[in-house]
């Protein structure tokens, strides 16, 4: 040097869904399912139903994070991107930088 995989470091990307039940402004609470994650906290809005920002934890960063196609198409469930297929589809963050290893070539040097 070129490959591969792997770790640290930095830097970036994303997702938060179904459902029961309870509570009236000193509140926004509490279970069950899948799942790496189903909201850690601070703020403001908002007022029965929740929303936006930083954040925290998980997750990924050349593709099996994640988005679109999808109000999709079979299965199943109490319900759901719950399980398959679409899918070698199209999008999609770093094809970086350092470390030691493997393995492949090359080149010097000594014996």
């Nucleotide at each position: 040097c070129a490959u591969a995989a792997a770790u640290a470091c930095c830097a970036g990307g994303g997702g938060a869904g179904c459902u029961g039940g309870a509570c009236a402004u000193u509140g926004g609470c509490u279970g069950g399912c899948u799942g790496a994650g189903a909201g850690u906290g601070u703020a403001u809005c908002c007022c029965a139903a929740g929303a936006u920002a930083c954040u925290g934890a998980c997750c990924c960063u050349u593709a099996a994070a994640c988005c679109u196609g999808a109000u999709c198409u079979g299965g199943g469930u109490a319900a759901u991107g719950c399980c398959a297929g679409c899918g070698u589809a199209g999008g999609a963050a770093g094809c970086c930088c350092a470390u030691a290893u493997a393995u492949g070539c090359g080149g010097c040097a000594u014996a």

Predicted 3D model of a 111-nucleotide RNA (TPP riboswitch aptamer (THI element)) from Paenibacillus solani.
Rfam family: TPP riboswitch aptamer (THI element). Rfam's curators write: Vitamin B(1) in its active form thiamin pyrophosphate (TPP) is an essential coenzyme that is synthesised by coupling of pyrimidine and thiazole moieties in bacteria. The previously detected thiamin-regulatory element, thi box was extended, resulting in a new, highly conserved RNA secondary structure, the THI element, which is widely distributed in eubacteria and also occurs in some archaea. Analysis of operon structures identified a large number of new candidate thiamin-regulated genes, mostly transporters, in various prokaryotic organisms. The THI element is a riboswitch that directly binds to TPP to regulate gene expression through a variety of mechanisms in archaea, bacteria and eukaryotes. through a variety of mechanisms in archaea, bacteria and eukaryotes. Tandem TPP riboswitches have been reported where both TPP riboswitches respond independently to TPP. The structure of TPP riboswitch has been reported for Escherichia coli and Arabidopsis thaliana.
Model confidence (mean pLDDT): 76 of 100.
The model forms 92% of the base pairs in the Rfam consensus.
Taxonomically the source falls in Paenibacillus (Bacteria, Bacillati, Bacillota, Caryophanales).